RNA sequence: CGGGAUGUAGCGCAGGGGUAGCGCAUCACGUUCGGGACGUGAGGGUCGCUGGUUCAAAUCCAGUCAUCCCGA
Numbered sequence: 001c002g003g004g005a006u007g008u009a010g011c012g013c014a015g016g017g018g019u020a021g022c023g024c025a026u027c028a029c030g031u032u033c034g035g036g037a038c039g040u041g042a043g044g045g046u047c048g049c050u051g052g053u054u055c056a057a058a059u060c061c062a063g064u065c066a067u068c069c070c071g072a
Stems, first nucleotide, its partner, number of pairs: 001071007010024004018055001026042005048064005
């Protein structure tokens, strides 16, 4: 320098046009003498960033940043 993959909640991941979910974790309550385990519920994300397309974008397009892989 060229090509590719990945980027979504604290962590690990799904979602591939109709407005974001699962597990673990956190908090509250129940259960227990108490803790753990279990059960019920709650909070937490403008989807790496900037533009574009669209009635509507995490999703499609362009650029860019970070990490990793391959090639020169």

The RNA shown here (transfer RNA) has 72 nucleotides and comes from a Spirochaetales bacterium. Lineage of the source: Bacteria > Pseudomonadati > Spirochaetota > Spirochaetia > Spirochaetales. It matches the Rfam family "tRNA". The coordinates come from a structure-prediction model, not an experiment, and the mean pLDDT is 83. The sequence was found in a public genome assembly.